[in-house]
Context: one part of a larger RNA
RNA sequence: UGUUCCUCAAGGAACUCGGCAAACAAGCGACCGUAACUUCGGAAUAAGGUCUGCCCCUGCUUUUUGCAGGGGCCGCAGCGAAAGUUUUCCGGGCAACUGUUUAUCAAAAACACAGCUCCCUGCGAACUCGCAAGAGGAUGUAUAGGGGGUGACGCCUGACCAAUGCCAGAAGGUUAAACAUAGAGGGUCUGCGAGACUUCGGUUUUGUAGGCUGAGCUAUGUAAGCCCUGGUGAAUGUCGGCCGUAACUAUAACGGUCCUAAGGUAGCGAAUUUCCUUGUCUGGUAAGUUCAGACGUGCACGAAUGGCGUAAUGACCUGGAAACUGUCUCGAGGAACAGCUCGGUGAAAAUGCAAUACCGGUGAAGACGCCGGUUACCUGCAGCUAGACGGAAAGACCCCGGGAGCUUUACUGUAGCUUCGUAUUGGGUUUGCGAUUUAAUUGCGUAGCAUAGGUGGGAGACUUUGAUAUUUGCCUUUUGGGGCAAGUGGAGUCGUCAGUGAAAUACCACUCUGUUGAAUUUCAGAUUCUAACCACGACGGAAAAAACGGCGUGGAACAGUGCGUGGCAGACAGUUUUAGUGGGGCGCUAUCCUCCUAAAGAGUAACGGAGGAGUUUAUUAAGGUCAGCUAGGCGCGAAUGGAAACCGUGCCGAUAGUGUAAUGGCAUAAGCUGGCUUAACUGCGAGACGUACAUGUCAAGCAGAUGCGAAAGCAGAACAUAGUGAACCGAUGGCCCGCAUUAGAUGUGGCCAGAGAUUAACGGAUAAAAGCUACCCCGGGGAUAACAGGCUGGUUCCGCCUAAGAGUUCAUAUCGACGGCGGAGUUCGGCACCUCGAUGUCGGCUCAACUUAUCCUGGUGCUGGAGAAGGUGCCAAGGGUUUGGCUGUUCGCCAAUUAAAAAGUUACGCGAGCUGGGUUCAGACCGUCGUGAGACAGGUUGGUCCCCUAUCUGCUGCAGGCGUUGAUUCUUGAGAAGAGCUCUCCCUAGUACGAGAGGACUGGGAGGGACUGAUCUCUGGUGUGCCAGCUGUUCCGCCAGGAGCAUUGCUGGGUAGCUAUAUCGGGACUGGAUAACCGCUGAAAGCAUCUAAGCGGGAAGCCAACUUCAAGAUUAGGAAUCGUAGAUCCCUAGGAGAUGACUAGGUUGAUAGGCCUUAGGUGUAAGUACAGUAAUGUAUUUAGCCGAGAGGUACUAAUUCAUCGU
Repeated sequence: UGUUCCUCAAGGAACUCGGCAAACAAGCGACCGUAACUUCGGAAUAAGGUCUGCCCCUGCUUUUUGCAGGGGCCGCAGCGAAAGUUUUCCGGGCAACUGUUUAUCAAAAACACAGCUCCCUGCGAACUCGCAAGAGGAUGUAUAGGGGGUGACGCCUGACCAAUGCCAGAAGGUUAAACAUAGAGGGUCUGCGAGACUUCGGUUUUGUAGGCUGAGCUAUGUAAGCCCUGGUGAAUGUCGGCCGUAACUAUAACGGUCCUAAGGUAGCGAAUUUCCUUGUCUGGUAAGUUCAGACGUGCACGAAUGGCGUAAUGACCUGGAAACUGUCUCGAGGAACAGCUCGGUGAAAAUGCAAUACCGGUGAAGACGCCGGUUACCUGCAGCUAGACGGAAAGACCCCGGGAGCUUUACUGUAGCUUCGUAUUGGGUUUGCGAUUUAAUUGCGUAGCAUAGGUGGGAGACUUUGAUAUUUGCCUUUUGGGGCAAGUGGAGUCGUCAGUGAAAUACCACUCUGUUGAAUUUCAGAUUCUAACCACGACGGAAAAAACGGCGUGGAACAGUGCGUGGCAGACAGUUUUAGUGGGGCGCUAUCCUCCUAAAGAGUAACGGAGGAGUUUAUUAAGGUCAGCUAGGCGCGAAUGGAAACCGUGCCGAUAGUGUAAUGGCAUAAGCUGGCUUAACUGCGAGACGUACAUGUCAAGCAGAUGCGAAAGCAGAACAUAGUGAACCGAUGGCCCGCAUUAGAUGUGGCCAGAGAUUAACGGAUAAAAGCUACCCCGGGGAUAACAGGCUGGUUCCGCCUAAGAGUUCAUAUCGACGGCGGAGUUCGGCACCUCGAUGUCGGCUCAACUUAUCCUGGUGCUGGAGAAGGUGCCAAGGGUUUGGCUGUUCGCCAAUUAAAAAGUUACGCGAGCUGGGUUCAGACCGUCGUGAGACAGGUUGGUCCCCUAUCUGCUGCAGGCGUUGAUUCUUGAGAAGAGCUCUCCCUAGUACGAGAGGACUGGGAGGGACUGAUCUCUGGUGUGCCAGCUGUUCCGCCAGGAGCAUUGCUGGGUAGCUAUAUCGGGACUGGAUAACCGCUGAAAGCAUCUAAGCGGGAAGCCAACUUCAAGAUUAGGAAUCGUAGAUCCCUAGGAGAUGACUAGGUUGAUAGGCCUUAGGUGUAAGUACAGUAAUGUAUUUAGCCGAGAGGUACUAAUUCAUCGU
């Protein structure tokens, strides 16, 4: 000193983030008595109060035993120790509750929960696992099972269906494969016709007819899905803005307007949600960033992602109070165990070298090691941790590279689900839309007897096989009629002709429109059968699982399964998600043109400064050529007419114009106008510029064809410089070149030409690509951020110059604008220089050291200084510079004091010293953002601070060695350190001053605060020696009396020692040299002047003085004494002490123990006697016991020897 414990004066939470920790009270039991609130159960052992031992008596209890009442006795204390066992109260938040959870940093408000609600599921259930068989669900059956949400209970749960999802729907659109039908075209063979060529053998082109042919093409038909139409919120979700208005003001019941799918209802509200914000008010407190109650301006509450309440519950979070205390003011003492010494045993991390100081400087920018100084004899031990950018862990933050996990309307896939086709897959019946065949039927403009489909034939046709007519029924209808069937009845009816009309009827044939029936058939449906197939059941082979077999029942060509096919598809998988960047992100940028930067060749960077392009022009070309012309501004004049229209005239001279930016050009015009035109052509190209490459630029000349011009000539777009994209890929046109296969078609390459890229991240990774990570991981970086240091000094702070002005007057008592110049290195920054194989970050605590730009105290100038109190300068760093409330706070506000409550630096001093409230891992909640994973210098709650051991430097102490020319004792003091504060009152004096109020300088005295030294007589604390009391239990045989244990068992006292809150002191006086300042004399400068020579005064500051250390002061000093002196080992000890050391002693001895006496402590022992029924009391007795203190006393132990020293 630490750990674990015990006790504490006065105060009592002042500590602190927070009563953390500790303490207290209560406790077991009995009796009494218990509030608000309430779900009537609770709350509740609420709270609070009284009692508790021993003895005797009485009553009750059958007794044991217990209860009750009365009386008595003792102690500080009676559940007397131990064990057992919620401290309590008043509020608020969250969660209803008991439960569960991150084994090993989070126990919570998170999860769960009963209850509520939605969705799915009819049984071979849904759902889950599985390739399947099969299994769970469940040997259950909608009061069941699965899934989502919310989370007891009470009151409630508003608006919106536009988006997304889900459900339902089916008219239309779109849409796959297979199949069917239709069509076009292709290939090939044969026949015929025509054309061209021909070596007359034939070849080739084309047309046409027929046959064969194709996994080819097109169209139609055909599903789900999507589009579409609805529904749905206890589905995912969402729930506005502006302006004006009332007779004070304010506000707006009210009005207007825009938008929307609809604009937030009830309730709550600065909230776990409120940024501003410590909102405002009220309460509580001396003081309240917390807390409670209100208000509402809700940045950014809000109704089952539930809203608002709520009794009970909670190791939850938060505020207050009581009691209590060492949490604190402010620390002290004690116990045990470590630490330390000795004996034994005996690791670890770490370790470049170690011959390892301080200050200033330098330096990869914070040096023991470099430079310059200063200091320092050598070596240990105990301690402390400021440094060794200490140790440990290839930084977890940040960036870069890589990876992984997760998300989704990133990309691409895959399970799975679903759709249709087809196979397994069969037989009937029936319906419907079509198609074909067949049989019927139908057809009304006007005119006409009238319901005339069209064309043709036609003069007769039908009729007892029943005509005209008539009844009933059915179909059709243009409402006139027509047709069919059945009956009555029993002989005629129609046409030709006439008339009307475009067409003339009887009858026959063919045929059209619509309708109906039948048959066949495609497609779509319905229904039925059973034999595939499926399920179940009982049975069979002596028993038995499985297998097999037939039988029965139910379903049934569906389902299931295979293949093909469309859809949905983060359930799963693989990946992508650029770079630059004064860190990264956000922003911006990325290609091309022009200028400046660019330093007079070219070229030249930056997230330097400025602008442009991603074209345009052939319907009047903005091209070519030939010819011609000159703009623009200003002055004057002139109808409408103006500042500008057109006209005239003069002056200036490129300011104009150029399609489009800027630059360079341009009058011979490249500018403007007109005529004719297409060189805005084809094939080439010597030679140059430029250049890493690939691109790019200029170009005479040749050939062909052409335009303009009389011609020379000019013309291969534009005054020039921007107007853009490699390769691959597929397609198109041309050439008809290669290869493969051929009977051929064809396929596939090649050459030439032009097209398809905001491939704009523009030399273009792919046909095709976004995010989160605080659950994270790996490799690297001080190449790159956050802290600190460094450089800088914009900002900050401080100062100076000038002086407009304020100050009644007056710049400068005081303040000082507009401006200017500096200093410091405290802020915010800039830079990115050390450190990413780790330099721990805010605040507090502890301990400080330094600076001065001084807050107080001291001295002094000026004052708009009467005095007092101030203002403002100068000197001055000796000392000092408070306690609380709130908050994590630094800061700040507030309360009360004070002489004053100064500012800074020291890694925003100090985590190998402490804390861990904040920030900054993993859990969770709210608001906001995001589809989501998730995010937030937003809020909230919770959340491992390593090292028993320090090597070196440093610091605090203590020793040893050697030296100082033997030793002992006493000293000097070079030098160093410490201390250094200040207030109030009284007297001078109610004086000076002042109208008064008020009220000094100076000098003297007294008393304090804080700080500090010593001490223990006093006041107290402790006091595990000591004395006493008490409980339980064991033992000493029992009684009595004791001993042990129970925290020293508990309780009451307490000697020595140690201690503070106790007591006594201290900072005093004085001298010297000075600072600012004040003077004397006094020139330079006949004056003036404190100064230049000279002489004074003058401060808590400096040097002394005061206290302490100090000759290793290697400069090692001095003095006295002694002469082998002296010292040590060893022993007894404590005034000393970790060990050494020091001190007192060592027989010539009181050093310690013992013994005797005693100050003192405790408080009247035991035994006996007496009194009392007994507990108990009284007497012997101020007793007994103790006595670390004091005195005495050799009984015991300090024996003898030895060693060093010459």